Glycine riboswitch aptamer from Pseudonocardia xinjiangensis, 111 nucleotides, folded computationally. It was read from a public genome assembly, where an Rfam model found it. Taxonomically the source falls in Pseudonocardia (Bacteria, Bacillati, Actinomycetota, Actinomycetes).
[in-house]
RNA sequence: CGAACCCGCGCGGGAGAGUCCCGGACGUCGUCGCAGCUGACACGUCGUACGGGCGCCGAAGGAGCAAAUCCUCCCCGGAAUCUCUCAGGCAUCCAGGACCGCUCGGGCGAG
Repeated sequence: CGAACCCGCGCGGGAGAGUCCCGGACGUCGUCGCAGCUGACACGUCGUACGGGCGCCGAAGGAGCAAAUCCUCCCCGGAAUCUCUCAGGCAUCCAGGACCGCUCGGGCGAG
């Protein structure tokens, strides 16, 4: 000087699954129902967040396990994008997102 490997920040890409049902709250619009100066109230539509119910997804995190595994047996250990769905998520947007690529920084260091 320095490949490969590991860690971190940043940038880019990045899937899946109900626009389901109910409830009240808030806001927009409408009805001219009520009132009748303004408009509070009532009803309906749309939207937002929240709460509840059922269904569903898995690629943050979490949990579980097989074989190989010193001669034989037993025990322990034994991975994941597999499995479970606790958590998280399920129109668009936002956020998150395993994993992949790139720059930079650090560690180790074949040569």

Model confidence (mean pLDDT): 79 of 100.